[in-house]
Molecule: FMN riboswitch aptamer (RFN element)
RNA sequence: CGUGAAACUUGGGGCGGAGCGAAAUUCUCCACCGGCGGUGACAGUCCGCGAGCAAUUUUGCAUGACUCGGCGAAAUUCCGAGACCGACGGUUAAAGUCCGGACGAAAAAGUUUGGCG
Repeated sequence: CGUGAAACUUGGGGCGGAGCGAAAUUCUCCACCGGCGGUGACAGUCCGCGAGCAAUUUUGCAUGACUCGGCGAAAUUCCGAGACCGACGGUUAAAGUCCGGACGAAAAAGUUUGGCG
């Protein structure tokens, strides 16, 4: 350094202002946020994965959204501009941002130990 094993650790952000109203952090206007792996170059919008439901397991079902211009060998990833999207249950009124399942779980990342090469 590689490989497989065990134990352990880490592992999601955001409603501030105004309006209408009996009632809204849920509607309207402005504002705010962006998990993990991959990629000729850095991604909420590309390719996949995770959070949901069912199931003893394997696994099955469900699962949103981007264009134009620039530089470049290479970018739907950078720069400029303008857009768009956001699980389930709850609620005096419809939720990406509030409350709840959740002091949970997971994609995955890392540490330690000992084995093999």